[in-house]
Molecule: small-subunit ribosomal RNA
Organism: uncultured bacterium
C1' cells in the first nucleotide's frame, strides 16, 4: 500500500484493453468581477528594418578648441584721484575632447546546435602547473637613447579607406649598470623599473598619496591527471599504423604520441571494443506506500556554441557573441573599380506553428567596469505594461418571508415539483464609485516604481456566474421529437415507434472565475516482478547428451591475513529546493532566519562468525583397482529358414482378380489353382512382456570379432580432483539432395477404372522416383513425460526386471542297496526304484537389502485437471525461455546449405479479446439400456378415375381476412341466394346506426298519407294530446326532434407491446425445493447404482434426510350384486332412478434375487392384476396461433379507414396439392318377401290415420311440451328369383325435358323428384396412412348448425375379424455415459481460392538527395622548418592546412511502372477442409 468495467449460458484462472488520482512553460471550446505572488517561442541554432545592450581615465602624454577673473592699448560717455561702454591685445582659473598610452572589454546577458565524452556528477591527485586586479612581508624605483600617432604640406579613391614628405610627447619603446632575485655543488653566468598629483619651500628639495620593478607568502580563480557513476542497439563482432610501448629531441604554464626521428609489435574487445541512432549534464521537478519510473522549462553549478568551416594575434586570462585574418552561403551599398554586415543581448519585425508579451521607465536600490575622487557607463538589475498561463486570497449579499403567488415542467387530474427560491420587510458595505490624508524601501544625499500600499469618510444591493455531466463504472431522471436515420461513445455499448445512452425542454448532481476537451508523464499495472511473477495443459524447458571453455556455485578440520561483511569516528555531500520550528507581508500563496536530513564517496581505527585468500591436514562427494551380473547398446563380417515375385519344367482347363456393387487389369500365344527346380532382393514369425539397453534419435533371426556405458558386493588407492554450463565441438527419425551400386515387395508423381452434381480424393488395377547398400550433405518433427540438469529431505501399500545376503525345499553330485537289459562270463556299463550326503553350482519360495521400471494413495501443491520418494511437495546451485491476439516464426540484413531450405528475427497495420481447466445444456452419419401401431406380423385404405370440399396459383371492379412441415389446408366457418359480409361498384348521411352529458329552441309521445327514387334518402303534409303545480298565463318531470359542443365509431395497424384462451412435444415421466454434505466457484449430491414397474411405481444400497408440482388414487360412465323407487315401462325376465356393496396381488402354488420390491400360474368371482372408456395435461419449449370471438397499451382515420342502401363478389378456372365420397363388381347388382337396434329430437315444432300423385310432395288434421304421440322405414342380414364376366342389368358423372319444396327473391348461386342421356373407371408408379378387440373393416340410424341447403362435425347401435416371432435397422421419446471449437445451441460453428472497396507493408528496372570515410589533384588565411638578404624586415623553397574538385565503393532517405503479402469490410462466387468416429480420426516434420 483501496479498486472497478470488459472474453462465458454461467464459473474459476490466465491475460490484455479501458476508467476513477496527481501533474504541466501547455493549446482549444464556452464563459469571465478584483487583488497578490510567480510565469510566458517547447516549432526554424530560420532571416532580421530601427534604437539601445562596454566603456572609462586630462591626477600618463603631446595637441586642438572654448573660456571666467585679471591686465594693457585706443575710442566714446559721465556724476572725472575715478567709473562705465565698445573694439583690439595679453592672460589663462576652468571646461570639452579626436589621437598616443593604461585598465576593462575573457565578467555580466543569451541559446542548447553539437557532444555518449574525464562533457557532467562525486571522491581524490598535481614533487607535472599558471594566476592581472586584491591582502601581507622583504628590497628597490639609477644613468641614458632613438622613434611614432596626432599635427602641417601633398597625392589616390564614389565610398570604405589609404600613399608620400616634414616635425613632436609620454606611466609608449629600447640600451647600460646593478641584488635580498634566477640557474648552479662551487666558481661563475644571467635578469628589473616610470613616473604623476597634492602640500610645504624663493629654490634645491622634503613629506603624503597614487603608481612601477623584483622576490617570498596568502586568498580567490583556473589548467591537467585519476577511481567510480551516468542512454538505446549484437539485424554493429572484430577494431587499431601515431595505432601500443621505448629511447632521444621539439613544444607547452605544465604531464603526456601533444609533435617528430629511430626501435620494438604491440594495444582494445563478449564485464560489449569498433560502428549506428538519440541526447547538453547536475542540484532538482512530477509521480509513487516504497523500491522505482518519467523528466531536466523557470532558479542555481558546470559544459558547449555565437551565420557555416578553418586559423592565429593580443593578453594574467580567449583561439574571443556586440575583436582580427581567410574560405563559403546569404543580405545590403556602389560611380562596377570595390566595399559593408552578423539580435542563440533587451525590445521590435517577418516566416513557421495549436501556441508564447512592450520598439515602456529608472540607475532610486543590489551588483559590475573605469577613475584619487567628483562622476560616467550598465536592456545586468529594479520596476511598470500585456495574457485566468499557474498557485493563493476575496466577492457576486445577509436575516426574515407560504394562500407554498404567477410562469415553466409533469400528471393516475387529486396533485407534485421548481421552492424560502421570488415578490415583500429589515439589515450590512468586502468589492465599486467619489473626497481627504499618506508611508517603509535611504545610518549623509539621491525614489523609476507612485500620490502606490495603507488609513479615514460619503453613496448605494447597488457593478459582478458560469460550465460540464445525469445507462454502468460514477454523484445526479423525467417529458417531447427522431425511428439502425440523424447522431453519441473513455471501455462495455446506445439508436430498427414508449431511447433515464441521440436532439430539445424542465429538473437534478459536481466544480466554480472558472468549467470541459485534447496532448504528454507517473500511478493504478505484482502488466519486466530487486522489493515482487512465471514455464505439464493458459505465452514459456533449446531434439539430445558427451568433451566441456569462460562464468556462477561448491564437503570436513586447524592456523594466519583482513578483500567482501560488521562497528565507531573524521571529511565531504555548494546555495536554493523538500521536511521541522520561528518570524514578515491584514490571511494565504510568497518571502526571511535557524535547525534537521541528504541511504553516496573518501579516509582513520577496530571486530573476525560467515564468504574469500594463503598454508597444512581429512574422507563421507567424485574417481580408480580387484570380483561378479544383465542387456534388441554400437560397428563389421559371415550364415539360416519361412513368405512374396520372377524364370523354366510338369500336369491341367476357363476363368481369374477385385469391390458396398462393379469395371479397368490378367487369361485359349493356356492364366488362376497344384507339384518340382532355380534366381534375386528386402524383412526377421512364435519367444514378446506398461520386459531390456541407450544421452536423445533409436535398437529385435543366428554366429564370430572389435567396442561404449550401467548395476551389485567387499576391501584397497587418489584426496574435492565436484555441480551447472553462455559461446564452441559432436550426435540427431522420416522425408529430401549428390556420386556409384541395387531393386523382390511396397509405393509419392503419373495413367486407367469406379463413385459423384463435380471427384485433380477416399475404393480398385497398373506404376516411376524412393524405400535397401557405400560414401558425403541436410539438421528439422506433436524430436512429448508437451515436465532442463544436479544435490538433500518428506507416510505407507501392490507389481515387474537385474543383483546381493540368509533360510526352507527340491534337483544335482557322491555313496550304498535292490531290480531290469546288454556285452562278456563275473565283472563292467546303461536304465529304474529306494536310502543317505551335498562347500560351490542350479531351480521354486520366504525375509531383508541395492539399482531400475510401473500402478493406487497420505500430507503438501495446483485455476482446475491432476502430481504425489521417478513430485508438478519442501529447499539449495546453475543454465535456457515467456510477457494480449493476429500480422509472423513472416519481411529485411547476416551466417549455414548443391538445392530444398534452416538458424537468428522485427515493424507498420488491425483488434477487445485470443486462451486454459472445469460446469450445465444441446447436438453427434458416438456407445449402452428402455418404451411407443415405431418397425415387424396382419387387415383395410390413400396416391390412378369421376365428383365433393379446402388451399396454392392465376384471373377479377372485388374474387374480404386469418391459418403455413409434423402442430395450415371438410381449419376459424355448429352450414356465403339477400342478410351474414369484413370485399367491389354506384347512390346517400355527418354529434352520426349506438352511449353519456351540457346549452338553446321547438313541438307531447305516437300513428299515418302523398311525390321523386333501385332503395337508402330527400321533400310536402294529415291525425293527435297525456302526468304534476297553477284560476289562467305559464312553469316542471320524463320522452322526442333540431342546432351547437364535449364526444361516438373503426373486422384500420402492431399477436414482436399485452391479458385471456388454444395447439404441440405429451398423458411423455419427468420438473423442482428445504436442510445437510462435497466443491474456491458455476454447480453436484438427493434424482446416481442393482432390481422392478405403465409410471422418479416400489424395494434395496448409498451423504444424504425429507418435501412439493406431476404418476397413481379421489371424479364421471359402462359391466355385476343388494336395497329402495315404479308412471307412460314390465309382469319379475328386461328397464328407469337413487343409495350402497364389490377387486385389495386379499388367498394358494411356483419363480427370482438378497428373506425385499416384484413376476408367472391357479382358485373363487360378473369383473384380476391401472377391469373398459372419459375428464384430468407438471417445470417449460416453439418470440407457436389469435388485436377478425372478447378485453386492451400505443399509433392511425374523423363530411371518412365511420354509418346506411341497391346490385355484385366471397361460388371465377389452363393448372398444382391436402382431405373425403362413389366406384371399378358375382363375398356382387337388380326384383320380391321376412326380421333384429341403440341413442336422440320435437311448439314460429314433430306431425299420425286417411285421400290424391309414378314420385318429390300436396290435402288433411288425430295425438304429443312427450318412457304415453310423432320423426321412424333401421340397413347390412336372411329366404326366393334373375343377371353369367361384358365397360355389362357394373359404375354413375354429365346433359336435356318436366315437376316439387323453402323463401320477399332460387339468373349469377339451393335442395329434391320423374323420364331420358350413360363419361372416366376393370383395383391404381414412386411413395405413403390408420388400426392390437367388441378394436379394424362393413352397415345403417340420430342429432347440431338451419327458412332452405350434409359427401362435414358430433353421437348411436348392428355384423364382427386377422396378427404380434421379436427389437438388428429406420422414426419419435426417456435414462445413463462419451466427444465437442455448438449456447440464436447442427437450420450450429467454420476454412480456403476467386471477384470488389479500403489500408499498411516487402521486392522493384531505375531517378533524385543526405551522411561518414578512403585515394589522388588543387591549396586560402595562418603556423612550423630551411635558405637568402641582412640593424628591424623582406624574399624564396618546403611541410601541415579549410573550402573546392576527380574516382570507385559504403551507409541512409524520398519517389516509382510493375509485382508479392497481410489486414479489414450485414447480406457476392465456388466448394465443405476443421469442430461429433465432422461422415477417409485429427495433427506435426
Nucleotide at each position: 500500500u483501496a479498486g472497478a468495467g470488459u472474453u462465458u449460458g454461467a464459473u474459476c484462472c490466465u491475460g490484455g484493453c479501458u476508467c476513477a488520482g496527481g501533474a504541466u512553460g501547455a493549446a482549444c471550446g464556452u464563459u469571465g468581477g478584483c487583488g497578490g505572488c510567480g510565469u510566458g517561442c517547447c516549432u526554424u541554432a530560420g532571416g532580421c528594418a530601427u534604437g539601445c545592450a562596454a566603456g572609462u581615465c586630462g591626477a600618463g602624454c603631446g595637441a586642438a578648441c572654448c573660456a571666467a577673473a585679471g591686465u594693457g592699448u585706443u575710442a566714446g560717455c559721465c556724476u572725472u584721484u575715478g567709473g562705465u561702454u565698445a573694439a583690439c591685445a595679453c592672460a589663462g582659473a576652468g571646461g570639452u575632447u579626436a589621437g598616443c598610452g593604461g585598465c576593462g572589454a575573457a565578467c555580466g546577458g543569451g541559446u542548447g546546435a553539437g557532444u555518449a565524452a574525464c562533457a557532467a556528477g562525486u571522491a581524490g591527485g598535481u614533487u607535472a602547473c599558471c594566476u592581472g586586479c586584491c591582502u601581507c612581508g622583504a628590497a628597490g624605483u639609477u644613468c641614458g637613447g632613438g622613434a611614432u600617432a596626432g599635427c602641417u604640406c601633398u597625392g589616390g579613391g564614389a565610398a570604405a579607406c589609404u600613399g608620400g614628405a616634414g616635425g613632436u610627447a609620454a606611466u609608449a619603446c629600447c640600451g647600460g649598470a646593478g641584488a635580498u632575485g634566477u640557474c648552479g655543488a662551487a666558481a661563475g653566468a644571467c635578469c628589473a623599473a616610470a613616473g604623476c598629483u597634492u602640500u610645504c619651500g624663493u629654490a634645491a628639495g622634503a613629506a603624503a598619496g597614487c603608481g612601477c620593478u623584483u622576490c617570498g607568502a596568502g586568498a580567490g580563480g583556473g589548467g591537467c591527471c585519476u577511481g567510480c557513476u551516468c542512454g538505446c542497439u549484437a539485424u554493429c563482432a572484430g577494431c587499431u599504423a601515431g595505432u601500443u610501448g621505448g629511447u632521444g629531441a621539439g613544444g607547452u604554464a605544465a604531464u603526456g604520441g601533444c609533435u617528430c626521428a629511430c626501435c620494438a609489435a604491440g594495444g582494445c574487445u563478449a564485464a560489449g571494443a569498433c560502428g549506428g541512432c538519440u541526447a547538453g549534464c547536475u542540484g532538482g521537478u512530477c509521480u509513487g506506500a516504497g523500491a522505482g519510473g518519467a523528466u531536466g522549462g523557470c532558479c542555481a553549478g558546470c559544459c558547449a556554441c555565437a551565420u557555416a568551416g578553418g586559423g592565429a594575434c593580443u593578453g594574467a586570462g580567449a583561439c574571443a557573441c556586440g575583436g582580427c585574418c581567410c574560405u563559403a552561403a546569404c543580405a545590403c551599398c556602389u560611380a562596377c573599380g570595390g566595399g559593408u554586415g552578423g539580435c542563440a543581448g533587451c525590445a521590435a519585425c517577418u516566416a513557421g506553428g495549436a501556441a508564447u508579451u512592450u520598439u515602456g521607465g529608472a540607475c532610486a536600490a543590489u551588483g559590475g567596469g573605469g577613475g584619487a575622487a567628483a562622476c560616467c557607463c550598465u536592456g545586468a538589475u529594479c520596476c511598470a505594461g500585456c495574457g485566468a498561463c499557474g498557485c493563493c486570497g476575496c466577492g457576486u449579499g445577509g436575516a426574515g418571508g407560504a394562500u407554498g403567488a404567477a410562469g415553466g415542467c409533469u400528471g393516475u387530474a387529486a396533485g407534485g415539483u421548481u421552492g424560502u427560491a421570488a415578490a415583500c420587510u429589515c439589515c450590512u458595505u468586502u468589492u465599486g464609485c467619489g473626497u481627504g490624508g499618506g508611508a517603509a524601501c535611504a545610518a549623509u544625499g539621491u525614489g523609476a516604481g507612485g500620490g502606490u500600499a495603507c488609513c479615514a469618510u460619503g453613496c448605494g444591493a447597488a457593478u459582478a456566474a458560469g460550465u460540464c455531466a445525469c445507462u454502468g463504472c460514477u454523484a445526479a431522471c423525467u417529458c417531447c421529437g427522431u425511428g439502425c436515420c440523424a447522431g453519441c461513445a473513455g471501455c462495455a455499448g446506445c439508436g430498427g415507434u414508449u431511447a433515464u445512452a441521440c436532439g430539445g425542454g424542465g429538473g437534478u448532481g459536481g466544480c466554480a472565475a472558472a468549467c470541459g476537451u485534447u496532448a504528454u508523464c507517473c500511478g493504478g499495472a505484482u502488466u519486466u516482478a530487486c522489493u515482487g511473477g512465471g514455464c505439464g495443459u493458459a505465452a514459456a524447458g533449446a531434439g539430445a547428451u558427451g568433451c566441456g571453455u569462460a562464468g556462477g556455485c561448491g564437503u570436513u578440520u586447524u592456523a594466519c591475513u583482513a578483500a567482501g561483511u560488521c562497528c565507531u569516528g573524521u571529511g565531504u555531500u555548494a546555495a536554493a529546493g523538500c521536511c521541522c520550528u520561528u518570524g514578515g507581508c491584514u490571511u494565504a500563496a510568497c518571502c526571511a532566519a535557524g535547525g534537521a536530513a541528504g541511504u553516496g564517496c573518501a579516509u582513520a581505527g577496530g571486530a573476525u562468525a560467515c564468504u574469500a585468500g594463503u598454508a597444512a591436514a581429512a574422507u563421507c562427494g567424485a574417481g580408480g583397482a580387484a570380483g561378479c551380473c544383465a542387456g534388441a547398446g554400437g560397428a563389421a563380417a559371415g550364415c539360416a529358414g519361412a513368405a512374396u515375385u520372377c524364370a523354366c519344367c510338369g500336369a491341367g482347363u476357363a476363368c481369374u482378380a477385385g469391390u458396398g456393387a462393379a469395371a479397368u487389369g490378367g487369361g485359349u500365344u493356356g492364366a488362376u489353382a497344384c507339384g518340382g527346380u532355380g534366381a534375386g532382393g528386402a524383412a526377421u514369425g512364435c519367444c514378446a512382456g506398461u520386459g531390456g539397453c541407450g544421452a536423445a534419435g533409436g535398437c529385435g533371426g543366428c554366429u564370430u570379432u572389435c567396442u561404449g556405458g550401467g548395476g551389485c558386493u567387499u576391501u584397497c588407492c587418489u584426496g574435492a580432483c565436484g555441480c551447472u554450463a553462455a559461446g564452441g565441438c559432436u550426435c540427431g527419425a522420416a522425408a529430401g539432395c549428390g556420386u556409384g551400386g541395387g531393386g523382390a515387395g511396397c509405393a509419392a508423381a503419373a495413367c486407367g477404372g469406379a463413385u459423384u452434381a463435380g471427384a485433380u480424393a477416399c475404393c480398385c488395377g497398373u506404376g516411376u522416383a524412393g524405400u535397401c547398400c557405400a560414401c558425403g550433405c541436410c539438421g528439422u518433427a506433436a524430436a512429448c513425460g508437451a515436465u532442463c540438469u544436479c544435490u538433500a529431505c518428506u507416510a505407507g501399500g501392490c507389481g515387474u526386471u537385474c543383483g546381493g545376503u540368509a533360510c526352507u525345499c527340491g534337483a544335482u553330485u557322491u555313496u550304498c542297496u535292490g531290480g531290469u537289459a546288454a556285452u562278456u562270463u563275473a565283472a563292467u556299463u546303461a536304465c529304474c526304484a529306494g536310502a543317505a550326503u551335498u562347500c560351490c553350482c542350479c531351480g521354486c519360495g520366504u525375509a531383508c537389502u541395492g539399482a531400475a521400471u510401473g500402478c493406487g494413495a497420505u500430507a503438501g501443491c495446483u485455476a482446475a485437471c491432476g502430481c504425489g520418494u521417478u513430485a508438478a511437495g519442501u529447499a539449495g546451485a546453475g543454465c535456457g525461455c515467456c510477457u494480449g491476439u493476429g500480422g509472423a516464426g513472416u519481411a529485411c540484413g547476416g551466417c549455414c546449405g548443391c538445392a530444398a531450405g534452416g538458424c537468428u528475427a522485427a515493424a507498420a497495420c488491425a483488434u477487445a479479446a485470443a486462451g486454459g481447466a472445469a460446469u450445465u445444456g444441446a447436438c453427434g452419419g458416438g456407445g449402452a439400456c428402455c418404451u411407443g401401431c415405431a418397425c415387424a406380423a396382419g387387415c383395410g385404405g390413400u396416391g390412378g378415375a369421376g365428383c365433393g370440399c379446402c388451399u396454392g396459383g392465376u384471373u377479377u371492379a372485388a374474387u374480404u381476412c386469418g391459418a403455413a412441415g409434423c402442430u395450415a389446408a371438410g381449419c376459424g366457418a355448429a352450414g356465403a341466394a339477400u342478410c351474414u359480409u369484413a370485399c367491389c361498384a354506384a347512390g346517400g348521411c355527418u354529434u352520426g346506426a349506438c352511449a353519456u352529458g351540457u346549452a338553446u329552441u321547438g313541438g307531447a309521445a305516437u300513428c299515418u298519407g302523398c311525390u321523386g327514387g333501385a332503395a337508402a334518402c330527400a321533400g310536402c303534409g294529415g291525425a293527435g294530446u297525456g302526468c304534476c303545480c297553477g284560476c289562467a298565463a305559464g312553469g316542471g318531470a320524463g320522452g322526442c326532434a333540431a342546432u351547437a359542443c364535449a364526444c361516438a365509431g373503426c373486422u384500420g395497424c402492431u399477436g414482436c407491446a399485452u391479458g385471456g384462451c388454444u395447439g404441440u412435444c405429451g398423458u411423455c415421466a419427468g420438473c423442482u425445493c428445504g436442510u445437510g454434505u462435497c466443491g474456491u466457484g458455476a454447480g453436484a449430491u438427493g434424482u446416481u447404482u442393482g432390481g422392478u414397474u405403465a409410471a422418479g411405481u416400489c424395494c434395496a444400497u448409498a451423504a444424504a434426510c425429507g418435501a412439493g408440482c406431476g404418476c397413481a388414487a379421489c371424479c364421471c360412465u359402462c359391466a355385476c350384486c343388494c336395497a329402495a323407487u315404479g308412471u307412460u315401462a314390465c309382469a319379475u325376465u328386461a328397464c328407469u332412478u337413487u343409495g350402497g356393496g364389490a377387486a385389495c396381488u386379499g388367498c394358494c402354488a411356483c419363480g427370482c434375487u438378497a428373506c425385499a420390491a416384484c413376476g408367472u400360474g391357479g382358485a373363487g368371482g360378473a369383473a384380476g392384476g391401472u377391469g373398459g372408456g372419459g375428464a384430468u395435461g407438471a417445470c417449460g419449449u416453439c418470440u407457436a396461433g389469435u388485436c377478425c370471438g372478447c378485453a386492451u397499451u400505443g399509433c392511425g382515420c374523423u363530411u371518412a379507414u365511420g354509418c346506411c342502401u341497391u346490385g355484385g363478389g366471397c361460388u371465377a378456372c389452363a393448372c398444382a396439392g391436402a382431405c373425403g365420397c362413389u366406384a371399378c363388381a358375382a363375398u356382387g347388382g337388380c326384383c320380391g318377401g321376412u326380421a333384429c337396434a341403440a341413442a336422440g329430437g320435437g311448439a314460429c315444432g314433430c306431425c299420425a290415420a286417411g285421400u290424391c300423385g309414378c314420385g318429390a310432395g300436396a290435402c288433411g288434421g288425430a295425438g304429443c311440451a312427450a318412457a304415453u304421440c310423432c320423426c321412424a322405414a333401421a340397413a347390412a342380414a336372411c329366404c326366393g328369383g334373375u343377371c353369367c364376366c361384358a365397360g355389362u342389368u357394373c359404375g354413375g358423372a354429365u346433359u336435356g325435358a318436366a315437376g316439387g319444396c323453402u323463401g320477399a327473391a332460387a339468373c349469377u348461386c339451393g335442395c329434391c323428384u320423374u323420364c331420358a342421356u350413360g363419361a372416366a373407371g376393370c383395383c391404381g408408379g414412386a411413395a405413403u396412412c390408420g388400426c392390437u378387440a367388441g378394436u379394424a373393416a362393413a352397415c345403417g340410424c340420430g342429432u347440431u348448425u338451419c327458412a332452405g341447403a350434409a359427401g362435414u362435425g358430433c353421437g348411436c347401435g348392428u355384423u364382427g375379424a386377422a396378427u404380434a416371432c421379436g427389437u438388428a435397422a429406420a422414426c419419435a421419446g426417456g435414462u445413463c455415459u462419451u466427444g465437442u471449437a455448438c449456447a440464436c445451441a447442427c437450420c450450429g460453428c467454420c476454412c480456403g481460392u476467386c471477384a470488389a472497396g479500403u489500408u499498411a507493408u516487402g521486392g522493384g528496372a531505375g531517378u533524385c538527395g543526405g551522411g561518414a570515410a578512403u585515394a589522388c589533384c588543387c591549396g586560402a588565411a595562418u603556423g612550423g622548418u630551411c635558405a637568402u638578404c641582412g640593424g628591424u624586415u623582406u624574399u624564396g623553397a618546403u611541410c601541415a592546412g579549410a573550402a573546392g574538385g576527380u574516382a570507385g565503393g559504403c551507409c541512409u532517405g524520398a519517389c516509382a511502372a510493375c509485382u508479392g503479402u497481410a489486414a479489414u469490410u450485414a447480406a457476392g462466387u465456388c466448394g465443405u477442409a476443421a469442430c461429433a468416429a465432422g461422415g477417409u480420426a485429427a495433427c506435426c516434420a